RNA sequence: GGCGCCGUGGCUCAGCGGGUUAAAGCGCCAGUCUAGUAAACAGGAGAUCCUAGGUUCGAGUCCCAGCGGUGCCU
Numbered sequence: 001g002g003c004g005c006c007g008u009g010g011c012u013c014a015g016c017g018g019g020u021u022a023a024a025g026c027g028c029c030a031g032u033c034u035a036g037u038a039a040a041c042a043g044g045a046g047a048u049c050c051u052a053g054g055u056u057c058g059a060g061u062c063c064c065a066g067c068g069g070u071g072c073c074u
Base pairs, nucleotide, nucleotide: 001073002072003071004070005069006068007067010026011025012024019057028044029043031041032040050066051065053063054062
């Protein structure tokens, strides 16, 4: 340099034919329980979806250009 894949809460990720409030697990916070901790139960906070344009009535999702990561080729 070329080709492909990936980028969504702190972490792992779902979301798939574009359609109102972005799902889950772990973690975090506080509650019940306990002598106390863990476990269990029942709650809460936390992501304007890598950036910026475009298409569209409507974009995490499609298109263009970047940035980052990763694999292969040279």
A computed fold for a 74-nucleotide RNA from Rhinopomastus cyanomelas, annotated as transfer RNA. Its Rfam family is "tRNA". About the family: Transfer RNA (tRNA) molecules are approximately 80 nucleotides in length. By type it is a transfer RNA. The organism belongs to Rhinopomastus, within Eukaryota. Model confidence (mean pLDDT): 81 of 100.